[in-house]
Context: one part of a larger RNA
């Protein structure tokens, strides 16, 4: 020096991505307790006190001794209330730095992001915001259902029957869920268009004296599918550019023009999405690329590949405060190891 523990002046985060580790809280009784809420909760909120042991009082339950009484003389009733035991009170006292003296035993608030929750994962570098989840919504399914396994018998679905079962999106709840069927898909359609095999076969070659035998053929008949029509979006998916214009200036309620299936509605927006950018203003710090409310110029949010809100929970993710501490300023001392010598 290393390892694992313990204690430290003064300060107390100044350490560091980052309070990582450590420390502080810690039990029980008592008193008190806020925004918000989905009235259940938040809540052990916070934040105060008190806690042992002797002794005295009154109470309060519990047990009921002696004594007295009545008769139906019994292991009876009935009054009585010492004594003890236990609770909480109140008061004196008394040790100890300390009394839930040891062990064991919440640190606590404030604000956002995400996921509702509880739960479930990468056995053995992740536990998370991913997964599932109750709830919605959409499609298939009349039963020998659909679907799955299987080469098949056959099973499962199910000893179930549409309040049932199977996929397949969203994800509790509350306010919602906007426009476009052109593409792609998927539905429905007794009409045309095309279109295998197969049917029919006018002609037509070849050989033959014929008679036939052999190839080939045109038109016509012909399934689905495809084209063609129509519907469909909690179905994959998409949701514009130019230009001018108000009596300061700026801006565009408004005009014009192009183009498209149709021009992103509501709400949110420098945001788990913003390059520019550490955007601009406001808080907070002495100072703040983070963070918090705001603005909107959204490079490229935007409605179930759900939107915006949301109590409550979270070993989750920023950010700030109190406490608290060897995280530090700046290191010292101790115990135990390892280490060093024989085996």
């Nucleotide at each position: 020096a290393c390892c694992a523990c313990g204690u430290u002046a003064a300060g107390g985060a100044a350490c560091u991505c980052g309070g990582c580790a450590a420390a502080u809280u810690a039990g029980c009784c008592c008193c008190g307790u806020a925004a918000c809420u989905u009235a259940g909760g938040g809540a052990g909120a916070a934040g105060g006190g008190g806690u042992g042991c002797c002794u005295g009082a009154a109470u309060a339950u519990g047990u009921g001794a002696a004594g007295g009484g009545a008769u139906u003389u019994a292991c009876u009733c009935c009054c009585g209330g010492a004594g003890c035991a236990u609770a909480a009170u109140c008061g004196g006292g008394u040790u100890g730095c300390a009394a839930c003296a040891a062990a064991g035993a919440g640190g606590c608030c404030c604000a956002g992001g995400c996921g509702a929750c509880u739960g479930u994962u990468u056995a053995u570098c992740a536990a998370a915001a991913a997964c599932a989840c109750a709830g919605c919504a959409c499609u298939c399914u009349g039963c020998a259902a659909a679907c799955u396994u299987c080469c098949a018998a056959a099973a499962g679905g199910a000893u179930g029957u549409a309040u049932a079962g199977g996929g397949u999106g969203u994800g509790a709840c509350g306010c919602g869920u906007g426009a476009c069927c052109a593409a792609u898909g998927c539905c429905g359609a007794a009409a045309g268009g095309u279109c295998a095999a197969g049917c029919u076969g006018a002609g037509g070659u070849g050989u033959g004296c014929a008679a036939g035998c052999a190839c080939u053929a045109a038109a016509g008949c012909g399934a689905a599918g495809c084209c063609c029509c129509g519907g469909u979006g909690a179905a994959u998916g998409u949701c514009g550019g130019c230009c001018g214009u108000a009596a300061c200036u700026a801006u565009a309620a408004c005009g014009g023009u192009c183009c498209u299936a149709a021009g992103g509605u509501a709400g949110c927006g420098a945001a788990a999405u913003u390059c520019c950018u550490u955007g601009u203003c406001g808080g907070g710090u002495a100072a703040g690329u983070u963070c918090c409310g705001a603005c909107c110029u959204g490079c490229a949010c935007g409605a179930a590949u759900c939107g915006c809100g949301u109590a409550a929970c979270g070993a989750u993710c920023u950010g700030g405060g109190c406490g608290c501490u060897g995280u530090c300023u700046c290191a010292a001392c101790g115990u135990g190891g390892a280490g060093c010598u024989c085996g």